[in-house]
RNA sequence: CUCAUCGAGAGAGGUGGAGGGAACCGGCCCUGCGAAACCUCGGCAACCGCUCUGAGAAGUUGGUGCCAAUUCCGGCAGGAUCUAUGGAGGUCCUGGAAGAUGAG
Numbered sequence: 001c002u003c004a005u006c007g008a009g010a011g012a013g014g015u016g017g018a019g020g021g022a023a024c025c026g027g028c029c030c031u032g033c034g035a036a037a038c039c040u041c042g043g044c045a046a047c048c049g050c051u052c053u054g055a056g057a058a059g060u061u062g063g064u065g066c067c068a069a070u071u072c073c074g075g076c077a078g079g080a081u082c083u084a085u086g087g088a089g090g091u092c093c094u095g096g097a098a099g100a101u102g103a104g
Stems, first nucleotide, its partner, number of pairs: 001104006011041005019030003024075004042067003047063002049060003071098001076095008
């Protein structure tokens, strides 16, 4: 850089000691009933591999990934609708941007 996916799913213990939810802004959450990080064990999933198969699908001893909340939500554009009307704001839908993971 390209392609695919991102409303599903899956936690205990130990060390640790105050932050964390990618970054910025706004919101909303988690957290001394113990955050991040690391370790052990466990689990989820099925992208790659492998097995099976007529083909989907299925399985999982392997390579990754993941295990609060939709990628926690919004930010940009368009549309619907409501309120207000001096400017704007709320809700919903679609798309985008950014990001994550995998494969190349």
This is a predicted structure of a 104-nucleotide RNA (SAM riboswitch aptamer (S box leader)) from a soil metagenome. Of the family's consensus pairs, 91% are formed in the model. The RNAcentral record of the sequence draws on MGnify. Model confidence (mean pLDDT): 82 of 100.